[in-house]
Context: one part of a larger RNA
RNA sequence: CUCGGGUGAAGGAACUAGGCAAAAUAGUACCGUAACUUCGGGAGAAGGUACGCCCACGCAAGUGGGCCGCAGUGACCAGGCCGUUGCGACUGUUUAUCAAAAACACAGCACUCUGCAAACUCGAAAGAGGACGUAUAGGGUGUGACACCUGCCCGGUGCCGGAAGGUUAAGUGAUGGGGUGCAAGCUCUUGAUCGAAGCCCCGGUAAACGGCGGCCGUAACUAUAACGGUCCUAAGGUAGCGAAAUUCCUUGUCGGGUAAGUUCCGACCUGCACGAAUGGCGUAACGAUGGCGGCACUGUCUCCACCCGAGACUCA
Numbered sequence: 001c002u003c004g005g006g007u008g009a010a011g012g013a014a015c016u017a018g019g020c021a022a023a024a025u026a027g028u029a030c031c032g033u034a035a036c037u038u039c040g041g042g043a044g045a046a047g048g049u050a051c052g053c054c055c056a057c058g059c060a061a062g063u064g065g066g067c068c069g070c071a072g073u074g075a076c077c078a079g080g081c082c083g084u085u086g087c088g089a090c091u092g093u094u095u096a097u098c099a100a101a102a103a104c105a106c107a108g109c110a111c112u113c114u115g116c117a118a119a120c121u122c123g124a125a126a127g128a129g130g131a132c133g134u135a136u137a138g139g140g141u142g143u144g145a146c147a148c149c150u151g152c153c154c155g156g157u158g159c160c161g162g163a164a165g166g167u168u169a170a171g172u173g174a175u176g177g178g179g180u181g182c183a184a185g186c187u188c189u190u191g192a193u194c195g196a197a198g199c200c201c202c203g204g205u206a207a208a209c210g211g212c213g214g215c216c217g218u219a220a221c222u223a224u225a226a227c228g229g230u231c232c233u234a235a236g237g238u239a240g241c242g243a244a245a246u247u248c249c250u251u252g253u254c255g256g257g258u259a260a261g262u263u264c265c266g267a268c269c270u271g272c273a274c275g276a277a278u279g280g281c282g283u284a285a286c287g288a289u290g291g292c293g294g295c296a297c298u299g300u301c302u303c304c305a306c307c308c309g310a311g312a313c314u315c316a
Stems, first nucleotide, its partner, number of pairs: 001311008010302002014300001019297001027051005036041001038145001052067006068072001080295007087287002092104002108143007120129003146282001148280002151212003156209002158205005165200003171194001176189005213231005240274001241271001252268005
C1' cells in the first nucleotide's frame, strides 16, 4: 500500500454528481397516531412508556412487596423516519452475461372482422389449431385501474357502401382489305360491337392513417384588445394543462425554501415546438423508480489517528 473488521476528541453532510458507503432504527406489551382517501387504507404513521431477578397471591392474564447493576428485547437476532413533486394505477414481466425502468403486461374501455365447413393461423395437400367453443363466443388493432372527459376537419391516404355512367384484359368478331383458286373455299389481316374486377366517379367513415392558419386596425393616460377588416383552408387547437420527461432565447419573471439555490416547489403564459384512447387532466394506494427538502445518525468530510486480522512487499 491492498482487502476484511473495530474505535475515535470537537464539529455533524461542510464530503460528493448524489448521504454512495457507514452509522443510526430494530423485539414484545400498552398509550397514542395527521393530511388525504376509492372509506379498504394511510398505519408499525409520527411520538411516547414499560421490560431483569426474588417473594406472596392467582388457573392465567396479572397485582402487591422486595433486591442488584452504568446498562434487564443486557449477547445473538432485530423497520430509520417525515414532507413535497414527476412517471407508471396496482401484484406482476424484461435486455441469461453492463439497463428492472417512466419500457412490456394488466383488469377496464373502444373500434373492427367472424353466422360456423366462422374469421384467423400452420400446412403444396390430407389435415390440425380456433373448439369438442358458437357473437355474453373467437380473431385483429389501439388505449391502459378509477374519477371527470374525449372538441373541429372526410380535401389527401385507407376502409365500407353504390343494379347508373366513363375507362378496360382475355374472349367475342360487324365491316373492309391482302394471298390463292374457275369457283365453293382455305388462309393472312383490319378490329365496329359486346366483355369482369380494378381505377375514375357518387356517398359514408377519424377510439381509421392523419390534420387542426396568416396579416392589418380598434377602448377618454399608456398598455392591451372583448370588437372590426382582409387573405387562405378539408378544418383552423375546444376543455384541460403549460419554461413541462415537451421552453430554443433561458439561470424567462414573480413568490417560497437557503446566509448564499442553473436543481426543487407554487404561480404567470411570450406553448421556438402541449392537447384530448399515437388519449387530455386529476388521483387514494402501491414502487430495490426519478427530482427536491427536513429530523435522527454518523470517519462521507474538516483531517486523519490507532487497533485486530489477511495479502502484497523487504530480509532470513